The RNA shown here (c-di-GMP-I riboswitch aptamer) has 86 nucleotides and comes from Paenalicyclobacillus mengziensis. Its mean pLDDT, the model's own confidence on a scale to 100, is 85.
RNA sequence: AUUUUCCAUGGGCAAACGUGCUGAAAGGUGCGGACGCAAAGCCACGGGUCUAAGGGCAUUUCGCCUAUGAUAGCCGGGUUGCAACG
Numbered sequence: 001a002u003u004u005u006c007c008a009u010g011g012g013c014a015a016a017c018g019u020g021c022u023g024a025a026a027g028g029u030g031c032g033g034a035c036g037c038a039a040a041g042c043c044a045c046g047g048g049u050c051u052a053a054g055g056g057c058a059u060u061u062c063g064c065c066u067a068u069g070a071u072a073g074c075c076g077g078g079u080u081g082c083a084a085c086g
Stems, first nucleotide, its partner, number of pairs: 003086001004084002012037002017032006035073001041079003045076003048071003054066004
């Protein structure tokens, strides 16, 4: 320096749910809380998925399409990092 995660050590993060705030919504965020995670640290580049304010189409009315929105704890990719063994 690179790779791996069998055994550990010190630790780290925090699902569902509850609650406050925020957003059109999906969602985000503070606090509580732990389902789990060796990157469940960070990044929307590719794919997937979610939402549809606005826009378009349709129409006696309920609707349909669409991301510029979101998701990194969906997958891939990029990038940074702790420990031990080899």